The part of an RNA shown here (small-subunit ribosomal RNA, 3' major domain) has 477 nucleotides and comes from a metagenome. The prediction has a mean pLDDT of 84.
Context: one part of a larger RNA
RNA sequence: UGACGGGGGCCCGCACAAGCGGUGGAGCAUGUGGUUCAAUUCGACGCAACGCGAAGAACCUUACCUGGGCUCGAACGGCUGGUCAACGGAGGUGGAAACACUUUUACCCCGCAAGGGGGUCCAGUCGAGGUGCUGCAUGGCUGUCGUCAGCUCGUGUCGUGAGAUGUUGGGUUAAGUCCCGCAACGAGCGCAACCCUUGUCCUGUGUUGCCAUGCCGAAAGGCGGAACUCGCAGGAGACCGCCAGCGAUAAGCUGGAGGAAGGUGGGGAUGACGUCAAGUCCUCAUGGCCUUUAUGUCCAGGGCUACACACGUGCUACAAUGGACGGUACAAUACGUCGCUAACCCGCGAGGGGGAGCCAAUCGCAAAAAACCGUUCUCAGUUCGGAUUGCAGGCUGCAACUCGCCUGCAUGAAGCUGGAAUCGCUAGUAAUGGCAGAUCAGCACGCUGCCGUGAAUACGUUCCCGGGCCUUGUACA
Numbered sequence: 001u002g003a004c005g006g007g008g009g010c011c012c013g014c015a016c017a018a019g020c021g022g023u024g025g026a027g028c029a030u031g032u033g034g035u036u037c038a039a040u041u042c043g044a045c046g047c048a049a050c051g052c053g054a055a056g057a058a059c060c061u062u063a064c065c066u067g068g069g070c071u072c073g074a075a076c077g078g079c080u081g082g083u084c085a086a087c088g089g090a091g092g093u094g095g096a097a098a099c100a101c102u103u104u105u106a107c108c109c110c111g112c113a114a115g116g117g118g119g120u121c122c123a124g125u126c127g128a129g130g131u132g133c134u135g136c137a138u139g140g141c142u143g144u145c146g147u148c149a150g151c152u153c154g155u156g157u158c159g160u161g162a163g164a165u166g167u168u169g170g171g172u173u174a175a176g177u178c179c180c181g182c183a184a185c186g187a188g189c190g191c192a193a194c195c196c197u198u199g200u201c202c203u204g205u206g207u208u209g210c211c212a213u214g215c216c217g218a219a220a221g222g223c224g225g226a227a228c229u230c231g232c233a234g235g236a237g238a239c240c241g242c243c244a245g246c247g248a249u250a251a252g253c254u255g256g257a258g259g260a261a262g263g264u265g266g267g268g269a270u271g272a273c274g275u276c277a278a279g280u281c282c283u284c285a286u287g288g289c290c291u292u293u294a295u296g297u298c299c300a301g302g303g304c305u306a307c308a309c310a311c312g313u314g315c316u317a318c319a320a321u322g323g324a325c326g327g328u329a330c331a332a333u334a335c336g337u338c339g340c341u342a343a344c345c346c347g348c349g350a351g352g353g354g355g356a357g358c359c360a361a362u363c364g365c366a367a368a369a370a371a372c373c374g375u376u377c378u379c380a381g382u383u384c385g386g387a388u389u390g391c392a393g394g395c396u397g398c399a400a401c402u403c404g405c406c407u408g409c410a411u412g413a414a415g416c417u418g419g420a421a422u423c424g425c426u427a428g429u430a431a432u433g434g435c436a437g438a439u440c441a442g443c444a445c446g447c448u449g450c451c452g453u454g455a456a457u458a459c460g461u462u463c464c465c466g467g468g469c470c471u472u473g474u475a476c477a
Stems, first nucleotide, its partner, number of pairs: 001477002003474003007471007015461002019425005026316008034307002042053002064302007076127007084119001088105007107118004129291002132289003138285002140280003143276001145274001150189006156165003169180003195268004200236007210225002214223003239262001242256005318418001322377007335364002339358002344353003384415001389410007431453007
C1' cells in the first nucleotide's frame, strides 16, 4: 500500500421487511448428470453451466458409429512431362449409394502449312486437407463484479524509502454530483449531457391513410374537404425557471403554483482502470504439436430422440373469480412474389378444390383472446383435468419404421394447491389474455417483440446477501 475480520461508523440495492404470484408435490415438454450403447459427436459446471452454443438433429445438417469406396484427393494455385477418343454427355452391367467396369459420342484460337497458344484430363512434384490437441502459447469476441462510482496522471509539497497528498474533512447528490474548507493546483478515463424511443403542443405536408360540414349511396365508400385521427419532417416545451420554508447568504432539500409532463419525466443504447490463467482453437484468425492410402474425403444405414434413476428451466392442471354452448365488441408490433392467399364450393375437422387481389398505409395473413350478454353444470376425481393408448384420416417432404406436426372418434391416468427449502416483481410493474416474427420444406410449451385487462405493498434498515466511503486490528501478500 492492499486484502481480510463472526471490528467500528456512514450509505445504497426487490438485500431484508411489507405484499402479490410462483418453483419444490402431479402429468408432459425441454436441457443436464448418471447409466446404457457399435455410436448415444463436442463444448458450457456456484452466482456468471443446465429451453446454454442450437434463430428450429427424419436425409442433409453431422462433427459420432457400422459398412462400402477414393488417394493430387470434395474445392484452389504453381512447375515438369504426357494426353484430346481423355474428361464431360448419352446408354448398359453390378451396387444400398458412392463408385467400379463397359459401349458410344472427334476441344477452341492464330496460322497456307510446320508449328504455337489456351482449355480438359492423366502421371509426377511443391503447396493441400483436418469440427485433430493445446483458450494454461494467442488475436478477436463475450460473460461477470456493475451502470457499481470509482480508476489514474502531470507539476508541486511531505517522507531516507515503499509511498502519501490531491481523491481526506463539513454538507449534499442517483453519481469522485455539486458547494465550502484544506499544500495543493490542474488534468484524463468513467458519472451526467449530447443519440434513439415514448408522453404534450405548434408549423408544414396530405396518399394508399382520415371523414366534421355538404351532395350521392342500403352500406362500404365516392365526389369533395384539409378540420379531426394518423403517417412523415421541422420546431416548442422542464431549467429547481417561479413562490414559500429549511440550509451557511452555498450546494441543495421539503412543500406549493402553473403545466401534458417536476426535480435524471418513463424506457433503451452506452459498461472506466481492472478481476476471475472466467468462456470460446467447433464462427473466424493464429503459434506450436500431431495426422497424410488417413485424425483427409465421398456414400448408404444407424446414432445425436436410448432409460432403474437424480437435478435445472418451462407448459398444462388440480376447478365455480370456473368448465361447456350460443351471441356481441375492442388492438399493436411485424411479415408476404420460390410468397401472403380473399370470395365461393367440398369435408364433422385437419385440410382439399378454386383462383380475385397484392412487390402492399391500397391486397392478404387476420379469427385477436381474455372481456361483455345470455343458457347450462352445483362441488363430484365431476360436463374439473387432460396424460396414455387404439382406430381412422390430413399436410410437408425422394423418404415420416427408428424419429415430424395436425385432425376426428374412442380411451380417459396422475393430480383436490404441494415437506425442508427456494425464485421473481415497486406501476402501466406483478399477475393474467391473446397476436406477430426470426429459424424454417415440415416441426415451438423455447426465444425475440407487440398490444389488451390490470393489482397489492414498502413501518423501517435490527437481521440475511452483495456493494461503496472513512477508520481500526492483523502471525496474510